The RNA shown here (transfer RNA) has 72 nucleotides. It matches the Rfam family "tRNA". Rfam's curators write: Transfer RNA (tRNA) molecules are approximately 80 nucleotides in length. Rfam classes the family as a transfer RNA.
């Protein structure tokens, strides 16, 4: 300098164009003599960033960046 692949809640990940979710953490209740465990319920995300295509973009496309692999 090239080619690939990764970037979504704090932490791990899923989502193949039509409401952004799972798990773990976290807060609140229940239970308990108290904690853990269990149970039930919330709350937290501009989906790396800019433009682009679409009626409609987390997803398609094109550029940046950031990190891993390969090649010189």
């Nucleotide at each position: 300098g090239g080619g690939c692949u990764g970037u979504u809640g704090g932490c791990g990940c899923a989502g193949u164009g039509g409401u952004a979710g799972c798990g773990c953490a976290u807060c609140u209740g229940c239970a308990u003599g108290a904690c853990a465990c269990g149970c039930a319920g919330g709350g937290g995300g501009u989906c790396a960033c800019u433009g682009g295509u679409u009626c409609a973009a987390a997803u398609c496309c094109a550029g940046u960046a950031c990190a891993g692999c390969c090649c010189a």